[in-house]
RNA sequence: GGCCGGACAGGCGAUCGCCGCUCCCGAGGCUACGGCCGACGGAGGGGAGGAAAGUCCGGACUCCAGCGGGCAGCGUGCCGGGGAAAUCCCGGUCGGGGCAACCCGAAGGAAAGUGGCACAGAAAACAUACCGCCACGGCGCCUUCGGGCGCCGGGGCAAGGGUGAAAAGGUGCGGUAAGAGCGCACCGCGGCACCGGCAACGGCGCUGGCAGGCCAAACCCCACGCGGAGCAAGGCCAAAUAGGGCGACGGCAGGGACGCCCGCUCCCGCGGCCGCAAGGCCGACGUCGCCGGGUAGGCCGCUGGAGCCCCUUCGAGAGAAGGGGCCUGGAGGAAUGAUCGCCGGCCGGAAGGCGCGAGCCGACCGGCCACGGAAUCCGGCUUACCGUCCGGCC
RNA sequence: GCCGGAGUAGCUCAGCUGGUAGAGCAGCUGAUUUGUAAUCAGCUGGUCGGGGGUUCGAUUCCCUUCUCCGGCU
Numbered sequence: 001g002g003c004c005g006g007a008c009a010g011g012c013g014a015u016c017g018c019c020g021c022u023c024c025c026g027a028g029g030c031u032a033c034g035g036c037c038g039a040c041g042g043a044g045g046g047g048a049g050g051a052a053a054g055u056c057c058g059g060a061c062u063c064c065a066g067c068g069g070g071c072a073g074c075g076u077g078c079c080g081g082g083g084a085a086a087u088c089c090c091g092g093u094c095g096g097g098g099c100a101a102c103c104c105g106a107a108g109g110a111a112a113g114u115g116g117c118a119c120a121g122a123a124a125a126c127a128u129a130c131c132g133c134c135a136c137g138g139c140g141c142c143u144u145c146g147g148g149c150g151c152c153g154g155g156g157c158a159a160g161g162g163u164g165a166a167a168a169g170g171u172g173c174g175g176u177a178a179g180a181g182c183g184c185a186c187c188g189c190g191g192c193a194c195c196g197g198c199a200a201c202g203g204c205g206c207u208g209g210c211a212g213g214c215c216a217a218a219c220c221c222c223a224c225g226c227g228g229a230g231c232a233a234g235g236c237c238a239a240a241u242a243g244g245g246c247g248a249c250g251g252c253a254g255g256g257a258c259g260c261c262c263g264c265u266c267c268c269g270c271g272g273c274c275g276c277a278a279g280g281c282c283g284a285c286g287u288c289g290c291c292g293g294g295u296a297g298g299c300c301g302c303u304g305g306a307g308c309c310c311c312u313u314c315g316a317g318a319g320a321a322g323g324g325g326c327c328u329g330g331a332g333g334a335a336u337g338a339u340c341g342c343c344g345g346c347c348g349g350a351a352g353g354c355g356c357g358a359g360c361c362g363a364c365c366g367g368c369c370a371c372g373g374a375a376u377c378c379g380g381c382u383u384a385c386c387g388u389c390c391g392g393c394c
Numbered sequence: 395g396c397c398g399g400a401g402u403a404g405c406u407c408a409g410c411u412g413g414u415a416g417a418g419c420a421g422c423u424g425a426u427u428u429g430u431a432a433u434c435a436g437c438u439g440g441u442c443g444g445g446g447g448u449u450c451g452a453u454u455c456c457c458u459u460c461u462c463c464g465g466c467u
Stems, first nucleotide, its partner, number of pairs: 001394008010343007018047002021044004028037003049371001053382002056380005061230004073226005078092005093107001094105004108221002113219002115215003130161002132157003136153007169187006188210001189208004194203003234300004244291007254268003270283005307326008344369006352361003395466007404419004413450001421437005443459005
C1' cells in the first nucleotide's frame, strides 16, 4: 500500500414531553346477578435499522367455488449440497481479471430449424478469387543462344498483400512448378478406451488430418418452475343525510289518451302568491314504524415468529438435530423526541511554545456528528453511508 | 402503503424485429415586401435521464439507479 471477514453506528447525566404494555386505586356504567367494562390518578418496565430504503425476487396470510391437467405467456439455466421458496446461500469445476492475497461470471444447446452479420471487401457461410504466385500453349521483341521480357488463352494454388469486429485450425520443418494437413513434430479440436471424482470436470493413451465462424441478455429447442389479486387483502358492528321496499295514518285532489308500469309532453281541474284585467309564477304530498344494502366511524386481521441468545453433537461449509434461557414497538397523519451540561471524534481559526529550516505541538474560540425513520409479517438481493474497533491474509 | 406507466433537439413527439437518430413548431441566414407577418429556399441545434453488462456494434436487449406522472381508500 492492498485484500477478506466480523462488530459498532457518539457516550453519560439532569429536566420536560410522546406511544404501547402490566399492576394498583377505583368516579361511574352494564348485567341473564355469576360477573363484566372502566374515566381521572399512581407505580413499574419497554420503545427503529444495518439498511427500517428501492419494491427487484421468493414466501406466509386473505379473497377469487376448486386450483388437478393442458395451451399460451413469463422466469431460471455448469455440478453437488442447503433451504418453505427464491434473480438466495455454501462447497467445487471451467472461463476471465490481478505480481499476489483475492475478485468477477444469466456459464445448457449454433453437427434440430429460422434469421441477422451495417460499411468495407473477391467472398460474411452449400464459400470464393481483387492484387498476386506458378508451370503450359500461341504471338511479338531482345539475346552473351543458356534464356529473359511483354501480351493473349485455357488451367493450377490459396502461401503472401489488401478489406473487415470476424476470412474455413496455429507455429515450425519438410515437400512442391507454385502451393496446400500434402507429410511430420508440438499446440488446439473431434471420437474411443482407461484412471481419479457422486457429478461438473480433470489426467493419460490411442486414433481421425479437421468436423468446421460469431450472435440464443435474436426467434427458437431442451430441462425445471410459476393460477390471479393484494392487509387500501379480507371479516364483524354500524350513525346522520339521501335513496329503495312494505305497512299504517293524515290531507283541499287529483283526473284523462296506449294492454300494464315509469318518465316526459299536452288537456281539464285544485291550492298558494302577484296582477284592475288578460295572464304569469310556484306546488301537488306529508308524518310514523319496520326491513335490506352501502358510506362516515369503530373493532378484528396485528404481531409469539421459517423468532433471538447460549451450550452440545453431526457436517469442510451453508446448515441440521437436541437441551436450556428470553421476548416489553404495533402506533394509523402516524410515537421512539427536545433543551442544557460534561466527555469523545472531525474541520476551521488562534494567543503562545519548539525547531537553523521545511514544519510540528497547541490553551482557547466557532462549527459539525454519515446514510437514513418501522406502517401485515418473514427470508433474500440491490442501492446509500462520516467514521471507529477487532481478526486473518498478500 | 400497494400497483402501473414515461424519460429522445428550446417545446411536442416519431424511431418496428440492434447498423451509428429524424418530423412539426421555435431559432438563425437569404429571397419576396415600402416595412412586418405569412410564404419559399437553406442552415444550426442531441451526454437518446445516469451507471454497468451482452454484442464487432446498444436509443433499441438485460441489470441497477434517479426523476416525473397516473390508479387503488

This is a predicted complex of two RNAs, RNase P RNA and transfer RNA, with 467 nucleotides together. Model confidence (mean pLDDT): 75 of 100. It holds a member of the Rfam family "Bacterial RNase P class A". About the family: Ribonuclease P (RNase P) is a ubiquitous endoribonuclease, found in archaea, bacteria and eukarya as well as chloroplasts and mitochondria. The family's RNA type in Rfam is ribozyme.